[in-house]
RNA sequence: UGACGACAAUGCUAAACCUAUCGUGAGGUAGGGACAGAAAGUCAUGGAUCUCCAGAGAGGAGAUCGCCAGACCGCCGAA
Repeated sequence: UGACGACAAUGCUAAACCUAUCGUGAGGUAGGGACAGAAAGUCAUGGAUCUCCAGAGAGGAGAUCGCCAGACCGCCGAA
């Protein structure tokens, strides 16, 4: 340094749900709250799912990185 992931240490994030708010909507943001997570950090790049428009449709526009994969970056140092 890389792989790897401890009954280690410092910490970190925050599901469902509730409140407020934005959005046609999927859903987002803020506060509360903790299901869980060794990348639950970032990127919508390829799939997948969801929403809207069209309506035979083809397709177009959006959403979800805590659905899968990929890329980039990152804490610690047991076996």